């Protein structure tokens, strides 16, 4: 000091908290006793919600590697098709939202 490093978007996971529903627990509130109803407080194996570059999966694109077809055609070039192939340890801290997170900063610092 350079490489190892193709980029989109969608549906989900794993994982996250609590606005808002729902559920507890307390209290107001009425009552003969109770409901509806309001509030507070809990994240609470729920539902909505956040959600991965180093999860999963479709599409869509870039690349690489033979392989059919096509243009007068053996090779190159172009044009088109269907197939195979493609890596990855990672804080600390901030930020966004109701919050928090394997979300964003971030294939970032660092490490090999």
């Nucleotide at each position: 000091u350079g490489a190892g490093u193709u980029g989109g978007c969608g549906g989900c996971u794993a994982g996250g908290g609590u606005u808002c529903c729902g559920c507890g627990u307390c209290g107001c509130g009425g009552u003969c006793g109770a409901g509806a109803g309001c509030g507070a407080c809990g994240g609470c194996u729920g539902g909505u919600c956040c959600g991965a570059g180093a999860g999963c999966u479709g599409c869509c694109g870039c690349c690489c590697c033979g392989c059919c077809g096509g243009g007068a055609g053996a090779c190159a070039u172009c044009c088109g098709g269907a197939g195979g192939g493609a890596c990855a340890c990672g804080g600390c801290g901030g930020g966004a939202u109701a919050a928090a997170a394997u979300c964003c900063c971030g294939g970032g610092a660092g490490a090999c």

The RNA shown here (Guanidine-I riboswitch aptamer) has 112 nucleotides and comes from Hansschlegelia quercus. The sequence was found by an Rfam model in a public genome assembly.